[in-house]
Context: one part of a larger RNA
RNA sequence: CUGGGUGUAAAGGGCAGGUAGGCGGGCCGAAAAGUCGGAUGUGAAAACCCCGUGGCUUAACCCGGGGCCGGCAUUCGAAACUCUCGGUCUUGAGUGCGGGAGAGGGAGAUGGAAUUCCUGGUGUAACGGUGAAAUGUGUAGAUAUCAGGAGGAACACCGGUGGCGAAGGCGGUCUCCUGGCCCGCAACUGACGCUGAUCUGCGAAAGCUAGGGUAGCAAACAGGAUUAGAUACCCUGGUAGUCCUAGCCGUAAACGUUGGUCACUAGGUGUUGGGUUCCUAAUAAGAGCUCAGUGCCGCAGCUAACGCAUUAAGUGACCCACCUGGGGACUACGGCCGCAAGGUUGAAACUC
Numbered sequence: 001c002u003g004g005g006u007g008u009a010a011a012g013g014g015c016a017g018g019u020a021g022g023c024g025g026g027c028c029g030a031a032a033a034g035u036c037g038g039a040u041g042u043g044a045a046a047a048c049c050c051c052g053u054g055g056c057u058u059a060a061c062c063c064g065g066g067g068c069c070g071g072c073a074u075u076c077g078a079a080a081c082u083c084u085c086g087g088u089c090u091u092g093a094g095u096g097c098g099g100g101a102g103a104g105g106g107a108g109a110u111g112g113a114a115u116u117c118c119u120g121g122u123g124u125a126a127c128g129g130u131g132a133a134a135u136g137u138g139u140a141g142a143u144a145u146c147a148g149g150a151g152g153a154a155c156a157c158c159g160g161u162g163g164c165g166a167a168g169g170c171g172g173u174c175u176c177c178u179g180g181c182c183c184g185c186a187a188c189u190g191a192c193g194c195u196g197a198u199c200u201g202c203g204a205a206a207g208c209u210a211g212g213g214u215a216g217c218a219a220a221c222a223g224g225a226u227u228a229g230a231u232a233c234c235c236u237g238g239u240a241g242u243c244c245u246a247g248c249c250g251u252a253a254a255c256g257u258u259g260g261u262c263a264c265u266a267g268g269u270g271u272u273g274g275g276u277u278c279c280u281a282a283u284a285a286g287a288g289c290u291c292a293g294u295g296c297c298g299c300a301g302c303u304a305a306c307g308c309a310u311u312a313a314g315u316g317a318c319c320c321a322c323c324u325g326g327g328g329a330c331u332a333c334g335g336c337c338g339c340a341a342g343g344u345u346g347a348a349a350c351u352c
Base pairs, nucleotide, nucleotide: 003324004323005322006321007306008305012320014202015201016200017199021195022194023193025089026088027087028086029085030084033082034081035078036077037076038075039074040073041072042071048067049066050065051064052063054062055061092192093189094188095187096185097184098183099182100181104178105177106176107175108174109173110172111155116150117149118148119147120146121145122144126137127136163170164169207248208247209246210245211244212243216242217241221237222236223235224234259319260318261317262316263315264314267297268296269295270294271293272292273291274290275289276288277287278286301308302307325352326351327350334345335344336343337342
């Protein structure tokens, strides 16, 4: 080097962009690096295999001949495949034109419901909370109710195995800026493609730094209960935090526990966005076909089983990542990164 694997047994990188590299559509021609064939040279001897009416009384051993010596070099050829060069094509990829849907992203503005607090009115003895209570609030007038005001955070219904996004994720309304996607037409480019070590960017929550903000909720903390105890579960409070701006952190059951791309392989049924045909008065509905998405069921096949099954875990191709008994160990040491918390890379002794 070679094997077998990665939904649940160990194993898919959190996601993307992309460098090197690997791999790469149809046709024609050239060249001949890979590839294939011939010849020549070389590949010491011994060993090894075959042959011998060879030599020791035999054998081992020795001797002679042949093979082998996986290879290398030179040279002459072959041209299917790969590479290279030249030309060409349009189906892969991209552009253009015409349409379409959307909580995709950023910024600004704005709305109503609710909680809390403040002011005022009405009103009087309770309220609150629980399994039951108590702490707590209330005659300095609470709870309840009405009116007004303040402020912060989140957006009921619509709302949907609905939509969008690469993932994380995204939900009131309006405006501006902006990314991607889908369908149709085939005008243009002419393989411009796929993957992607290193790298770069994005990346929930919590956490960190500085400044602001703070209604509700609420780690820590305090008190009340419960209990044998109760550093808990329940209750009354309550600070970080949750929110905003700028900058870090870089993790997760970052999950479909299923890497990306392409092709192929029965169907049925819902749903979202297009196109098209039929029906129709109709651009309502409805039916057929079709493209793209998203669910359920199911054949072949696969699977240890569960299950997967055109959204594959089926059949193939290419590229990347990862696994190789359990514990020790998401550890130690060292490196790199970080303000820190820590992250990343990642052993061994020993033990079963």
Source information
Predicted 3D model of a 352-nucleotide part of an RNA (small-subunit ribosomal RNA, central domain) from an uncultured bacterium. It matches the Rfam family "Bacterial small subunit ribosomal RNA". Its family is annotated with ribosome and structural constituent of ribosome in the Gene Ontology. The full RNA is in RNAcentral, with records from ENA and SILVA. The coordinates come from a structure-prediction model, not an experiment, and the mean pLDDT is 89.